[in-house]
Predicted 3D model of an 86-nucleotide RNA (c-di-GMP-I riboswitch aptamer) from Clostridium gasigenes.
Its mean pLDDT, the model's own confidence on a scale to 100, is 79.
Its Rfam family is "c-di-GMP-I riboswitch aptamer". A reference for the family is Weinberg et al. (2007), "Identification of 22 candidate structured RNAs in bacteria using the CMfinder comparative genomics pipeline", Nucleic Acids Res. Its family is annotated with cyclic-di-GMP binding in the Gene Ontology. About the family: GEMM was predicted in a large-scale screen for bacterial structured RNA regulatory elements.
The sequence is in RNAcentral, with records from ENA and Rfam.

């Protein structure tokens, strides 16, 4: 010096599954818990993918296909950065 993540050392993050509590719902947020992660920090109206469909579709009993203005960054992607053997 760090592309590449084979050595230490400090730590960090938290799948599932549960407890509470928001929410239409995905999914969130606190506690338990620990599957895994070298970016499992950040970025979700201006990359590209998934999930939900409340309210619209629908002024008439009734109702669907679709719709995001709602999520997911532990799907890719973008960017920023921590440690230092050889």
């Nucleotide at each position: 010096u760090a592309a590449a993540a084979c050595a230490a050392u400090g730590g960090g993050c938290a799948a599932a599954u549960u407890u509470a509590g928001a929410g239409a719902a995905a999914u969130c947020u606190a506690g338990a818990g620990g599957c895994g992660c070298a970016a499992a920090g950040c970025u979700a109206a201006a990359g590209g993918g998934g999930c939900u469909a409340a309210g619209g579709g629908a002024u008439u009993u009734a109702a669907a296909a679709c719709u995001a203005u709602g999520c997911c960054a532990g799907c890719c992607a973008g960017u920023u950065g921590c440690u230092a053997a050889a």